[in-house]
RNA sequence: AAUCUGAUAUCGCUUCAUUCAUUGAUUUGAAGCGGGGGAACCAACCGCGGCAGAGCCGCAAAAGGGUGAAGCCUUUUAAAAGGCAGGGCGGCUCUUUACGACCGAAUUCGACAGCUAACCUCGCAAGCGUAUAAAGAGAGGCUGG
Numbered sequence: 001a002a003u004c005u006g007a008u009a010u011c012g013c014u015u016c017a018u019u020c021a022u023u024g025a026u027u028u029g030a031a032g033c034g035g036g037g038g039a040a041c042c043a044a045c046c047g048c049g050g051c052a053g054a055g056c057c058g059c060a061a062a063a064g065g066g067u068g069a070a071g072c073c074u075u076u077u078a079a080a081a082g083g084c085a086g087g088g089c090g091g092c093u094c095u096u097u098a099c100g101a102c103c104g105a106a107u108u109c110g111a112c113a114g115c116u117a118a119c120c121u122c123g124c125a126a127g128c129g130u131a132u133a134a135a136g137a138g139a140g141g142c143u144g145g
Base pairs, nucleotide, nucleotide: 011129012128013127014126018031019030020029021028032124033123034122035121036120037119042114047059048058049057050056051055064109065108066107067106071084072083073082074081086103087102089100090099092138093137094136095135096134097133098132
């Protein structure tokens, strides 16, 4: 000096998932950021059976719905694999262009939910370590005068 590994602190990344105060204690509360339910208008309006005037009731169908970038196509007996849509990262910030390596999951409700003002309600978890380049515009630090 370089490379690898581990620990701590700082810093940083995905994400709504942070901060402050308080408590013996995720204890309680607030701010902030997100999710869900929920009128009118508009939109939409399935199956079988019973009663039947409107409608009500029952059964069946894990249908259909939510969060999320995570949906689709091809191939395979299946698993796996490939591709595209889409998503974030390359560490002072933003814009443009190029390049590079990644993700392209999971989970939840359960016949119920469109939109939706008022209103009601819920979450703040989890997992990690990416140090490319050019142009332009800014921010900040150090040193000297």